[in-house]
Context: one part of a larger RNA
Order: sequence, then structure tokens, then C1' cells
RNA sequence: CGUUGGAGUUUUGCGUGGUGCCGUCACUAGUACGAGAGGACCGUGAUGGACAGACCUCCGGUUUACCAGUUGUGCCGCCAGGUACACCGCUGGGUACCUGAGUCUGGAAUGGAUAAGCGCUGAAAGCAUCUAAGUGCGAAGCCAGCCGCAAGAUGAGAGCUCCUCAUAAGGGUCGUUGUAGACGACAACGUUGAUAGGGUGCAGGUGUAAAGACGGUGACGUCAAAGCCGAGCACUACUAAUUGCUC
Repeated sequence: CGUUGGAGUUUUGCGUGGUGCCGUCACUAGUACGAGAGGACCGUGAUGGACAGACCUCCGGUUUACCAGUUGUGCCGCCAGGUACACCGCUGGGUACCUGAGUCUGGAAUGGAUAAGCGCUGAAAGCAUCUAAGUGCGAAGCCAGCCGCAAGAUGAGAGCUCCUCAUAAGGGUCGUUGUAGACGACAACGUUGAUAGGGUGCAGGUGUAAAGACGGUGACGUCAAAGCCGAGCACUACUAAUUGCUC
């Protein structure tokens, strides 16, 4: 831009892509078969490998504006307590996000038409013959089935709801943002408001702050699960999403 008014939402599926793998064990059954040794088809159940998809409850990784310990030096006049730099100084941990080695799921069943092959009936050719007419089975393959995309399918489809002829429905700009993201785009919200920040509470991390008191000669211990804290969950208009402009 189109789909012949505009907007939202739910869809049909013309088509198109993906998946499609391979073992082991047990039962049937030590049966059929076989002198024995050995040892099944068919059918059923269980459990794996690789591969693929999804997810973060568990197990882990990461976690450079989280917590603690600690070395050297400088600074805050000194002590105490902090802070800066040294690969995040080093070390021990670590939420959310992301992630795999973690967790879950999948290949199928089934139906249809067939290949090779096996048949039925059956003439040409009084017989025979699966084939010539007719007809039945038969593959990991084909078409469906399963999982995605899909009306630019210009053949532009369908249902529902809203606006009702232009001061409209609606879109954009702008702002607060993230389930989105290179930028556009997409999605949520903009006071008729929980969109982000802040605050409060909770989860979670770290591991018991400073100061003081008490105990101990002292290191230290206790008061104290303390103090501090990023992303998580909930609540709360305190702050910012004002007012406008434009199509």
C1' cells in the first nucleotide's frame, strides 16, 4: 500500500515446514523346531542410547552497583570505624535473569491407497494360468493422523462486538516501562493510574553490624537469626507518566 467505511477480537485452512532413528531385558517359552547342542516367528510389557522441543521445581554453572572475611598502600587529624586503588585486589558464599551436565515431553498408535511379493475368481487357449474383464492382502516408503506457520489464498475468506458519515471510530507524536528489543518494530501503562522508581511487608542471600553494657588478665564471648542487601512476590499514589500537538 492492498483486501472498497473504520476499529477490536475469535477463527476457517488453500497451502507449507517439522517430526519420522536404533538398541537391551523380561513374559509368551526353554514352547514350536531339533538326535542333541541350541533355540524362535507372532504377540505383550519394561528400560535405555543418540537426537529434538520446552522449562528452571530439583542438581549445578554464571551472578563486575549483594553479604562476609582478609593483604598492601593512600585518604577521612589520631584510636575505633570507614573509604579509594591494587584482575571484581584476593578468598568464601550467593537471589532474579540466562543456562546444562539438571527436569519434563516426543518419534507412536490408527486409517486409506500402493511397491516388490502372495492370492481369489477367470477366459483368450474345453486344460492350465494372480490378469486380459473383475477382486483380496501386502512396506521404516506415499496420503492422512501428531506439532508449528498460514487469507498478499490479489481466489485477499468467515463469526462476534463497537463507531455511524465526520468536531467520528481510531492511529501517531510525547512520557513511565519490559514478557520485547541492534534501530524501527512488538507488548504493558499514562491520574477514571500500580507502568517504573521510592516506601512497607514477605521470600531469598550473607552470617550475627556499629555503639554500648555485661563476663574474661587477654584473644574473645553474650545481649543478637544481628546488621546489611540487585533484579523476585504482594501492598501502597510519596515521585514521574502534565498539558498539548498532529494524521